[in-house]
Source information
This is a predicted structure of a 72-nucleotide RNA (transfer RNA) from Parcubacteria group bacterium GW2011_GWA2_38_13. Rfam family: tRNA. By type it is a transfer RNA. The sequence was found in a public genome assembly.

RNA sequence: GGCAGGGUAGCUCAGCGGUAGAGCAGUGCCUUCAUAAGGCAUUGGCCGUGGGUUCAAAUCCCACCCCUGCUA
Numbered sequence: 001g002g003c004a005g006g007g008u009a010g011c012u013c014a015g016c017g018g019u020a021g022a023g024c025a026g027u028g029c030c031u032u033c034a035u036a037a038g039g040c041a042u043u044g045g046c047c048g049u050g051g052g053u054u055c056a057a058a059u060c061c062c063a064c065c066c067c068u069g070c071u072a
Base pairs, nucleotide, nucleotide: 001071002070003069004068005067006066007065010024011023012022013021018055026042027041028040029039030038048064049063050062051061052060
C1' cells in the first nucleotide's frame, strides 16, 4: 500500500430503517450480630467525526479518524 472485521453506558457486548437494551460495575433499600452471597428498586449513552438518502438513520450510501487481523 491492498483486503476484511470492528468503534453503542465505567467494562464486555446485543440491537441491521420506526421511542437505544442486557450482563457486570455504581447508588439506595431488604435480609445478617457483621461481612459475603441473595432479593427489590434505581442512576448512567448527542450510538467515532462530518456530509448525503429518507416522513423517519445506531441501522443504508460517501469521505475521514482510530483499533484488530490477513496479505505484499
The prediction has a mean pLDDT of 82.